This is a predicted structure of a 75-nucleotide RNA (transfer RNA) from a Methanomassiliicoccaceae archaeon.
It was read from a public genome assembly.
Its Rfam family is "tRNA". It is annotated as a transfer RNA.
RNA sequence: GGAUCCGUAGCUUAGACUGGCUGGAGCGCCCGGCUGAUAACCGGGAGGUCGAGAGUUCAAAUCUCUUCGGAUCCA
Numbered sequence: 001g002g003a004u005c006c007g008u009a010g011c012u013u014a015g016a017c018u019g020g021c022u023g024g025a026g027c028g029c030c031c032g033g034c035u036g037a038u039a040a041c042c043g044g045g046a047g048g049u050c051g052a053g054a055g056u057u058c059a060a061a062u063c064u065c066u067u068c069g070g071a072u073c074c075a
Stems, first nucleotide, its partner, number of pairs: 001074007010027004020058001029045005051067005
């Protein structure tokens, strides 16, 4: 220098190929219940500009371009 893949909540991740019904789940955190108390269990809640910017579209996590970070391969 070239190519491919990955980036979504504090952590781990589904969803992307096929645009809309979804921003969901587990753990963690907060509140309540249960208990003599704790754990477990049960109920509820907060937390996301989907790495960043732009474009296409009525509508973008999803399609296109640029860019940042990481991994691998080629030279």